RNA sequence: UACUUAUCAAGAAAGGCAGAGGGUAAUGGCCCGAUGAAGCCUUGACAACCUACUUUACUUUGUUUGUACAAAGUAAGGAAAGGUGCCAAUUCCAUCCUGGUUAAGCCAGGACAGAUAAGUC
Numbered sequence: 001u002a003c004u005u006a007u008c009a010a011g012a013a014a015g016g017c018a019g020a021g022g023g024u025a026a027u028g029g030c031c032c033g034a035u036g037a038a039g040c041c042u043u044g045a046c047a048a049c050c051u052a053c054u055u056u057a058c059u060u061u062g063u064u065u066g067u068a069c070a071a072a073g074u075a076a077g078g079a080a081a082g083g084u085g086c087c088a089a090u091u092c093c094a095u096c097c098u099g100g101u102u103a104a105g106c107c108a109g110g111a112c113a114g115a116u117a118a119g120u121c
Base pairs, nucleotide, nucleotide: 002120003119004118005117006116007115008114013043014042015041016040017039021032022031023030026095027094028093029092044087046085049083050082051081053078054077055076056075057074058073059072060071061070062069063068091113096110097109098108099107100106101105
């Protein structure tokens, strides 16, 4: 990079360096930015995908006098140590398709694309 699965309307700050861009395909919008963008560093927070831990229930196996014990697995919770991620606006909105409704438009759903995690190659 590619593929698979899941989630994406919630949530979350300061300081230092730095000095003009940024909002993660493209296009069109619309926002953010010298009251300091991107990036780097430090501390902190948010979240709960993976690992470890813990509670309950169920299943399987083993031991056993036993309604018990242990191990493994599944599901639902808890917590937040480790691995990531993340800390403006719905993934900022739209583009393509379907339906509804309109003078224009607007609304709902889906898709494409994107981001993050885990796994496979």